[in-house]
RNA sequence: CUGCGCGUGGCUCAGCUUGGUAGGGCACUUGCUUGGGGUGCAAGAGGUCGGAGGUUCAAAUCCUCUCGCGCAGA
Repeated sequence: CUGCGCGUGGCUCAGCUUGGUAGGGCACUUGCUUGGGGUGCAAGAGGUCGGAGGUUCAAAUCCUCUCGCGCAGA
């Protein structure tokens, strides 16, 4: 330098192909349960999806550029 893959709550990962309300598990908060803790049960808070632009009535999703990490090639 070229090509490919990944980037989504604190952590880990789905959702993208087929555009239509942002989700699961763990963790966290509150309550119940317990003599207390843990387990279990119920409820709740937390992210506009790496960044920017474009297309569209509508973009995590499609297109372009760009940043970071990884792999391959030169």